[in-house]
């Protein structure tokens, strides 16, 4: 850094998705070690069991087991005293228990970051300072006697301490009032200086001396000051989504006073005023603990708050205080609730979101360990005591990080295994084999770091002290302290000995092959694999990739510039509001001057540690971890600059407006008027049809219509002028004429002096259509009716025709309201129309300028198309908009609306595309050229008949198969064969080839038997060579292995057919395009033809056209037998018959000949075309062979060849009969024919190609005849096949189902053949069907062609109306391309691309799926009225109660104080009437996806009505 995926292809947009990084993980599968983290993310769900908070030189009181001692003694033991003991427990009192430790419900807030405030504040313990510590006093627990009680507990009396409690005095630089200096400051004030009045102590404990008074040390106390630390409180900034949440508040916002607190303050009363918050988002809803930081990211972002640390906030839910320095308290206390236990039923008891652990939820998270050794609290003077905090083990491969699982050699490249083209490859130096080393693991032995202390003990120094008491600080010895753990680590010991798997191998994306399955089973993160040859599925072999892991799932960031400050967009891909006028906002011209907020630059403070970087160093290494520096991108203070932006004066005119002189115009409202057209009345002429269509019908019309005249009546629009002319902000605006009135433009020159530009909201204009109320309607016309078309026709078309459409008032407010392009203001080639003005100059053209409208176009932009001074171009400014398709502009909600609906505007679900420009094809009921027997002009058929012949269906044991660009086709020839099919008999290394091996000897020929035949058996015979082992040969047996017309022509090769003998398909350079791709091949002519010429960013080539080749058509040379035979000569009834001849036909080789070469015309002068000469032939001379690049997964596995599959006593093979010949029916070819241009019969002519030995056969004789006997002759220019036949003469028939026409079928024959029944061809007689020229439709064929007539050849035993030749006679008609059919080239439009036989769109019907509406039903949440009102603060009462202090006549009193009750306040509870989310609901609406259902055809082409 980027890949894949929308297309035939491509470019852009645009989404999915992939590679990475990470995780408090899960799940599969696998698993040696060790080090360091790290572990309920879900039920802030309920919890047995144990621990997690004590502890003490205050205080009284004090056990006991157990020892001792002595004393009694029934020896059993009792009892007393001392230790035990300055004890335990327990109680007073201090401190601690507000830390540590968890969790994250709730909180969107000063809760939490940061940065300040506090002149508005507290702070136990701990550190300094400078004092204090005087004097007294009454309780009370424990205790102990009684009582209540299930338990919790409780209640009288009664006795005693204290560092508990109260009083009292002292007091300052203390607090509070007040006078009062000074001085600071933001205002209330602060700090200060000197006065004046109220409030406190433990006389302790403990050491050491001691005159027993007390003194010293230490610790502890009071008060004050000030640190420290640690709260509290206020403030700027920053701090998540939704506006389908827009208003919200009444203690609400301020003042007063007053209460309250440590302290500001509506915090809280009272009264007063009526504010105060809000589009810079109030308020309400959802979610949510913040932050250092953690992950990602190149950065800015972006997620995200386990673990570690900082701050909150919460402890079963709600509510309150108490107590204290400190809470409104996790392991306290009170109420209420729910829940769980115990109960003797009356009433208690609890709160693991400490540590373990249980249950239960869940994909899922661990021992009820071990120590206070060490770091850290708490209590103590200390020792010490506690400490589930921690420090350690434990279980988890959950991470991270290291280590090994072995090294080296080792080729005959074993063996297996898999793969072969069978030769061989691979696994693979991998193994075995030697040769080694010892990491870990296992044995053994050693054996830590972490331990510093405190403490006591001596010694020293200091210091307090009166002290050589003693206390206290410092050094120094010396002794003691270890859960981990006999770990870490070291040594030795044996031994390769005990240790490797998981995913992946179709692209992305490193990795390929065999089976197996056969749209099945599966796979898959995307595109997408699998329908018999799968590198995509399972499975083996192999390979890659990571490795104690390895893949999967989820989730963040990346990658996505994919919301775009960095770093997007808006003409057509998704986006510009339908327009303007303005609100707040943003923004904003030129000059001075100040300011110095922004803004830059110095410095200081702060940004906790950890974290991150980077140097370095501990751990073998690394992860971990120490130090030290960097970083923390912020924010405050303060000093400095002053260019720019803000601000402030002033000041300017060029941006804006104003005056004024001009000028254009369908701008807009209201009056009025005008003539043309429709139409309807009325009268006149006039008759019958008008009218309407593709064609017609409804329809009007003899009651007189159309049509004409002439006259009224009525609405509505306003031709021509009329123009990419005007005008208007859009919507729009068009007869004329007056009246009202908006904006624009030029032009001068005073004049104001940034007055400007945009506009979220807001307000105002808005086509047609709809709606009201009233009007008023000619015409035109939704809806409706008629007729038509149509399978159908709720359309198109036609005849009618109602709202509407006109007006006047109100609504509605939307459109492809479009340039699909928001204003505004600047700058950036040009060229050519027009419009309205003004200068200049002509007075005919014009030039310049300034506003406007159009077109071409350069640069520059754009994915292009295109835009191009009317920007889409380069820049500022302000605004609205977008962020895959579908669901949907829809559901819900709000708003506006009369109603139609409008304006805002989702989800769930679904799918990997939708799209935009632009290629190149195909296609078009698109357009233009232009070819062809395409059509049209002719001629003859086919479709009707009968027959043959081949197909389709049927049939059948089978009627073998294949071909459908097929149907006289594979078949150039099925009676057995053929033969592939059917039955039925048979064989099984086979009918044929062919290797080894073994064993046997002959088989076959012939002849008997049986058989339908193969065949089976019997007999007869019984071979050759030989080195005698044996060979050829053959016949069994084994083994390799043959056979297959079985299957795949969608696995092939070859080979065909089709477009099409149509003219076209492409390259290689260059150029053009961001590219696919173009040009070259278009364009202008011309041509059969991309043929040729000419132009041209193309220049050439290639494959095809064309020519070479064959044939024929003229000549000409050589040759001259089997052809010929003119001349000579012989000869015959006659014949090249013979002699000769080489002239001539001809044969066959070889050369000429034709090239637009010549003329004239046309035409760019070309290319080329028309004519003419001449020539046998003339413009490609006929004809043939020849088939570009490709199409159609076109045909043939049954010609052949061949990969796979698949059969093996058979899917091979022999055999016979049958079938392929079937027959209600359709279709195609084709043959005869329907007649007279015929038919018959009778004579007479004239070809050419070719065939011929198991072959063709004359002469000649038999037979009416098929033929037969017989056989000359010929391997062929030599004989035969051979007779042409239409044609021409003559002669009957004479228009009939016939002297047409031959089918059918009788009988009777020849021929082929083993055999003609199924099933052959012909022959002879008889027999004599359909059929009188063919409905719709359809082929062929343009010249030696069609049409007619024969002939011949392959196959062939025998069979031809097919097939291939072949010659013979030999016509017509083309005016022209409109139309059909097919092609070719050019353009056009596409939603096609499998390419219109394409694609696609709604309804109905069925399956799912997720969603709205609904009569309701049900839960939740949060507020509101209202009742009720716990606990406890407070306020008041306080007849009751009261040890401390007064006071007393000692009985009181009295001050303070309290229960208790009364009030305000108040959780939970209940009531009501709604508000929201949300779960279900009979029916119900649409939506998405489903296989090849149904109706039809709406869209894409002019998509057939644009």
């Nucleotide at each position: 850094a980027g890949a894949g995926u929308u297309u035939g292809a491509u470019c852009c947009u645009g989404g999915c998705c992939c590679a990475g990084g990470a995780c408090g993980a899960a799940c599969g599968c696998u698993g040696g070690c060790g080090g360091c983290g790290u572990g309920c993310u879900u039920a802030a769900c309920a919890c047995a069991u144990g621990c997690a908070a004590g502890u003490c030189a205050a205080g009284g009181a004090g056990a006991a087991c157990g020892g001792g001692a002595a004393u009694c003694u029934u020896c059993g033991g009792a009892a007393u005293c001392c230790c035990c003991a300055u004890u335990a427990c327990a109680c007073u009192g201090g401190c601690g228990a507000a830390c540590g430790g968890g969790u994250g419900a709730g909180u969107a807030a000063c809760a939490c970051g940061u940065a300040g405030g506090u002149a508005a504040u507290c702070u136990g313990c701990c550190u300094c300072g400078a004092g204090g510590a005087c004097u007294g006093g009454g309780a009370u627990a424990a205790c102990a006697u009684c009582g209540c009680c299930a338990a919790c507990g409780c209640g009288a009396u009664g006795c005693u301490a204290a560092u508990a409690c109260c009083g009292g005095a002292u007091a300052u630089a203390a607090c509070a009032a007040u006078u009062u200096u000074a001085u600071c400051a933001u205002a209330a004030g602060g700090u200060u200086u000197a006065g004046u009045u109220g409030u406190g102590a433990a006389a302790g404990c403990u050491g050491c001396c001691u005159u027993c008074g007390g003194g010293u040390a230490g610790c502890a106390c009071c008060a004050c000051g000030a640190g420290a630390u640690g709260g509290a409180c206020c403030u700027g900034c920053g701090c998540c989504c939704c506006a389908u949440u827009a208003g919200c508040u009444u203690g609400u916002u301020g003042g007063u006073a007053g209460g309250g607190u440590a302290g500001u303050g509506g915090c809280c009363u009272a009264c007063c005023a009526a504010g105060g918050c809000g589009a810079c988002g109030a308020u309400g809803g959802g979610u949510a603990g913040c932050c250092g930081g953690c992950c990602u990211g190149a950065g800015a972002g972006g997620g995200u708050g386990a673990c570690c640390g900082g701050c909150c906030a919460c402890a079963c839910u709600g509510g309150g205080a108490c107590u204290g320095a400190g809470a409104u308290a996790c392991g306290g206390c009170c109420c209420a609730g729910a829940c769980u236990c115990c109960u003797a039923c009356g009433g208690g008891a609890g709160g693991c979101a400490g540590c373990a652990g249980u249950g239960a939820g869940g994909a899922a998270u661990a021992u009820u360990g071990c120590g206070c050794a060490a770091u850290g609290g708490c209590c103590g003077a200390a020792a010490g005591g506690c400490u589930g905090a921690c420090g350690c083990a434990g279980c988890a491969a959950c991470g991270c990080c290291g280590c090994g699982u072995g090294g080296g050699u080792g080729a005959u490249g074993a063996a297996g295994c898999u793969c072969u083209u069978c030769g061989g490859a691979g696994u693979g130096u991998a193994a075995a084999g030697c040769c080694c080393u010892g990491u870990u693991a296992g044995g053994a032995g050693g054996g830590a770091c972490g331990a510093a202390c405190a403490g006591u003990u001596c010694c020293g120094a200091g210091u307090c002290g009166a002290a050589u008491a003693g206390g206290c600080u410092c050094g120094g010895a010396a002794u003691u302290u270890g859960a981990c753990g006999g770990u870490a680590c070291c040594u030795c010991c044996a031994g390769a000995g005990a240790a490797a798997g998981c995913c992946c191998c179709g692209g992305c994306u490193a990795a390929c092959u065999c089976c197996g399955u056969g749209c099945c089973a599966g796979c898959a993160g995307c595109c997408g694999c699998g329908g018999u040859a799968a590198u995509a599925c399972g499975g083996g072999g192999g390979g890659g990739g990571c490795a104690a892991g390895c893949g999967u799932u989820g989730u963040c960031c990346g990658g996505a510039a994919u919301c775009a400050u960095u770093g997007g967009g808006c003409g057509u891909a998704a986006a510009g509001a339908g327009c303007a006028c303005g609100u707040a906002g943003g923004u904003g011209g030129g000059a001075u001057g100040g300011u110095c907020a922004g803004u830059u630059g110095a410095a200081g403070g702060u940004g906790a540690a950890a974290a991150c970087c980077u140097a370095u160093g501990g751990c073998u290494u690394a992860a971990c971890u120490a130090u030290a520096g960097g970083c923390c991108u912020g924010c405050c203070u303060c000093c400095a600059a002053u260019a720019c932006u803000g601000c402030c004066a002033u000041u300017c005119u060029u941006g804006a407006g104003u005056a004024c002189g001009g000028a254009a115009g369908a701008g807009g409202g209201a009056a009025g008027u005008g003539g043309a057209a429709u139409u309807c009345c009325u009268g006149g002429u006039g008759u019958a049809g008008c009218g309407g269509u593709g064609a017609a019908a409804u329809g009007c019309g003899u009651a007189g219509a159309u049509a004409u005249c002439a006259g009224g009546a009525a609405g509505a629009a306003c031709a021509c002028c009329g123009g990419u002319a005007g005008c208007g902000a859009a919507g729009g605006c068009g007869g004329c004429u007056u009246c009202c009135u908006g904006g624009u433009c030029c032009g001068u020159u005073a004049c104001u002096g940034a007055c400007g530009c945009u506009g979220a909201g807001g307000u105002g204009c808005g086509a047609a259509a709809g709606c009201g109320u009233g009007g008023g309607g000619a015409g035109c016309a939704a809806a409706c009716a008629g007729g038509a078309u149509u399978a159908g026709a709720u359309a198109c078309c036609c005849u009618g025709g109602u709202a509407g459409u006109c007006c006047a008032c109100g609504c509605u407010g939307u459109a492809a309201a479009c340039g699909a392009u928001g204003g505004g203001c600047a700058c950036u080639a040009g060229g050519u129309g027009u419009u309205g003005g003004u200068u200049c100059g002509u007075a005919a053209u014009g030039a310049a300028u300034c506003a406007g409208u159009g077109c071409c176009g350069g640069a520059g932009c754009u994915a292009a198309c295109g835009c191009a001074u009317u920007a889409a171009g380069u820049g500022c400014c302000c605004c609205g908009c977008c962020u895959g398709g579908g669901g949907a502009g829809u559901a819900c909600g709000a708003u506006c609306g009369c109603a139609a609906g409008a304006u805002u505007g989702a989800a769930a679900c679904u799918c990997a595309a939708a799209g935009g420009a632009a290629u190149u094809g195909a296609c078009g009921g698109g357009g233009g050229c232009c070819c062809g027997c395409a059509c049209a002009a002719g001629c003859g058929g086919u479709g009707g008949a009968g027959c043959a012949u081949g197909u389709g269906g049927u049939u059948u044991a089978a009627u073998u198969c294949g071909a459908c660009a097929a149907c006289g086709c594979g078949a150039a020839g099925a009676a057995c064969c053929u033969u592939a099919c059917c039955u039925g008999g048979g064989c099984u290394u086979g009918a044929a080839c062919c290797g080894c091996a073994g064993u046997c000897g002959a088989a076959a020929u012939c002849c008997g038997u049986c058989g339908a035949a193969a065949g089976a058996u019997g007999g007869c015979c019984c071979u050759c060579c030989u080195u005698c082992g044996g060979g050829a040969c053959g016949g069994c047996u084994g083994u390799a292995g043959a056979g297959g017309u079985g299957c795949u022509g969608c696995a092939u090769g070859g080979c065909u057919g089709u477009c099409g003998u149509c003219a076209g398909c492409u390259c290689g350079u260059g150029c053009c395009g961001u590219g696919a791709g173009g040009u070259g091949u278009u364009g202008g002519g011309u041509u059969a033809a991309g043929u040729c010429c000419c132009g041209c960013a193309a220049c050439g080539a290639g494959c095809g056209c064309a020519a070479c080749c064959c044939u024929u058509g003229c000549c000409c040379u050589u040759a001259g037998u089997u052809g010929c035979c003119a001349u000579c000569a012989g000869g015959u009834u006659a014949u090249g018959c013979u002699g000769g001849g080489a002239a001539c036909u001809c044969u066959a080789a070889g050369g000429g000949g034709a090239c637009u070469g010549c003329c004239c015309c046309g035409g760019a002068u070309a290319a080329c075309g028309g004519g003419g000469a001449g020539g046998a032939a003339g413009g490609u001379g006929g004809g043939g062979a020849u088939g570009a690049c490709g199409u159609c997964a076109a045909g043939u596995c049954c010609u052949c060849a061949u990969g796979g599959c698949c059969c093996u006593u058979a899917c091979g093979u022999c055999c016979a009969g049958g079938g392929c010949u079937a027959c209600a029916c359709a279709c195609g070819u084709g043959c005869u024919a329907c007649a007279a241009u015929g038919g018959u019969u009778g004579g007479u002519a004239c070809a050419a190609c070719g065939g011929g030995a198991a072959g063709c056969a004359a002469u000649a004789c038999c037979g009416c005849g098929a033929g037969g006997u017989g056989g000359a002759g010929c391997a062929a220019a030599u004989c035969c096949c051979u007779a042409a036949a239409a044609a021409c003469c003559a002669g009957c028939c004479u228009c009939a189902g016939u002297u047409c026409g031959g089918a059918u079928u009788g009988c009777a024959g020849u021929c082929u053949g083993c055999a003609a029944c199924u099933c052959g061809a012909c022959u002879g007689c008889a027999u004599g069907a359909a059929g009188u020229c063919g409905g719709a439709a359809u082929c062929g064929c343009u010249a030696g062609u069609a049409a007619u007539c024969g002939c011949g050849g392959a196959u062939c035993a025998g069979c031809a109306u097919g097939c291939c030749g072949c010659g013979g006679u030999g016509a017509a008609u083309a005016c022209g391309u409109u139309c059909c059919c097919g092609g070719g080239c050019c353009u056009u439009g596409u939603a096609c691309a499998c390419a219109c036989c394409g694609c696609c769109c709604g309804u109905c019907a069925c399956g799912c799926c997720a969603c709205g509406g609904a009569a309701g039903u049900c839960u939740a949440u949060a507020g509101c009225a209202c009742c009720c009102g716990a606990a406890g603060c407070c306020a008041g009462u306080g007849g009751c109660c009261u040890a401390a202090c007064c006071u007393u006549u000692c009985g009181g009193g009295g001050a303070a104080g309290g229960a208790g009750c009364u009030g305000u306040c108040g959780a939970a509870g209940g009531u009501g009437a709604g508000a929201u989310c949300g779960a279900u609901g009979a029916c119900u609406g649409g939506g998405g996806c489903g296989a090849a259902g149904u109706c039809g055809u709406a869209a894409c082409a002019a998509g057939g009505u644009a």
Predicted 3D model of a 1506-nucleotide RNA (small-subunit ribosomal RNA) from a metagenome. The RNAcentral record of the sequence draws on SILVA. The prediction has a mean pLDDT of 83. Its Rfam family is "Bacterial small subunit ribosomal RNA".